RNAcentral holds the sequence, with entries from ENA. A computed fold for a 75-nucleotide RNA from a Fidelibacterota bacterium, annotated as transfer RNA. Its Rfam family is "tRNA". The family's RNA type in Rfam is transfer RNA. Its family is annotated with triplet codon-amino acid adaptor activity in the Gene Ontology. About the family: Transfer RNA (tRNA) molecules are approximately 80 nucleotides in length. The organism belongs to Fidelibacterota, within Bacteria.
[in-house]
RNA sequence: CGGAACGUAGCGCAGCCCGGUUAGCGCGCCACUUUGGGGUAGUGGAGGCCGGCAGUUCAAAUCUGCCCGUUCCGA
Numbered sequence: 001c002g003g004a005a006c007g008u009a010g011c012g013c014a015g016c017c018c019g020g021u022u023a024g025c026g027c028g029c030c031a032c033u034u035u036g037g038g039g040u041a042g043u044g045g046a047g048g049c050c051g052g053c054a055g056u057u058c059a060a061a062u063c064u065g066c067c068c069g070u071u072c073c074g075a
Base pairs, nucleotide, nucleotide: 001074002073003072004071005070006069007068010027011026012025013024020058029045030044031043032042033041051067052066053065054064055063
């Protein structure tokens, strides 16, 4: 320098292909119950506007463009 994949909660992921209900799951975190206490188990709860900025659209995590970051391939 050229090409590709990925970026969604503290961590790991799904949802994107084919736009449409309030963006979900596991672990973790908080509170309560259980226990002599802890763990386990159970119940409830908090935490995201989807890497950034634009565009298309009635409507964008999802489609398009540019940029940023990480990884891989090639030179």